About this RNA: Model confidence (mean pLDDT): 82 of 100. Predicted 3D model of a 124-nucleotide RNA (SAM riboswitch aptamer (S box leader)) from a Gammaproteobacteria bacterium. Taxonomically the source falls in Gammaproteobacteria (Bacteria, Pseudomonadati, Pseudomonadota).

[in-house]
RNA sequence: CACUCAUCGAGACCGGCUGAGGGAUAAGGCCCUUAGACGCCGGGGCAACCGCCAGGCUUAACCACCCUGGAAAGGUGCUACUUCCUGCGACUCCCGCGGCUUUCGGGGAGUCGACAGAUGAGCG
Numbered sequence: 001c002a003c004u005c006a007u008c009g010a011g012a013c014c015g016g017c018u019g020a021g022g023g024a025u026a027a028g029g030c031c032c033u034u035a036g037a038c039g040c041c042g043g044g045g046c047a048a049c050c051g052c053c054a055g056g057c058u059u060a061a062c063c064a065c066c067c068u069g070g071a072a073a074g075g076u077g078c079u080a081c082u083u084c085c086u087g088c089g090a091c092u093c094c095c096g097c098g099g100c101u102u103u104c105g106g107g108g109a110g111u112c113g114a115c116a117g118a119u120g121a122g123c124g
Stems, first nucleotide, its partner, number of pairs: 001124001003122006013043005021032003027086003044079003049075002052070005083116001088113008097105002
């Protein structure tokens, strides 16, 4: 860096350095920010993906897979706002605004899915 799988509405702060932007991406919003954001460092904390312990399942037995629970040594991760919202597609409902017989367009709300992103594990 690519691919595969899983998760993404919960949770979690201080101090030091720096000094102007930042919240992934085009765009539109909405927020954070010299009362110092973002970033880096130190110390905490949150969580439980890998790993650890125990039990179950299974087996002649063991290992592995899977399930449940526990702890949080170790490897990661995270520590504003739902992945901050929309953004591409589909469906449902509302408005009576335009046209208007059926119906078509416009505006709004919601639901689902995809794409993309982030993190972990595996693999090349």